[in-house]
RNA sequence: CGGGGUGUCGCACAGCUUGGUAGGGCAUCUGCUUUGGGAGCAGAGGGUCGCAGGUUCAAAUCCUGUCACCCCGA
Numbered sequence: 001c002g003g004g005g006u007g008u009c010g011c012a013c014a015g016c017u018u019g020g021u022a023g024g025g026c027a028u029c030u031g032c033u034u035u036g037g038g039a040g041c042a043g044a045g046g047g048u049c050g051c052a053g054g055u056u057c058a059a060a061u062c063c064u065g066u067c068a069c070c071c072c073g074a
Stems, first nucleotide, its partner, number of pairs: 001073007010026002013023001020057001028044005050066005
């Protein structure tokens, strides 16, 4: 320098192909249960999707650029 992959709640992931309310697990908080803790059960809060533009009525999703990390080639 060229090509490819990944980036989404605190952590690990799904959703992208086929644009239409952003989800699950763990964790956190509250309640029940327990002498207390843990486990279990019920509920709640938390992310505008790496960043910046474009297309569209509507973008995590499509297009362009860019950043970080990883792999391959030179």
The RNA shown here (transfer RNA) has 74 nucleotides and comes from a Selenomonadaceae bacterium. It was read from a public genome assembly. Rfam family: tRNA. By type it is a transfer RNA. From the family's description: Transfer RNA (tRNA) molecules are approximately 80 nucleotides in length. Their secondary structure includes four short double-helical elements and three loops (D, anti-codon, and T loops).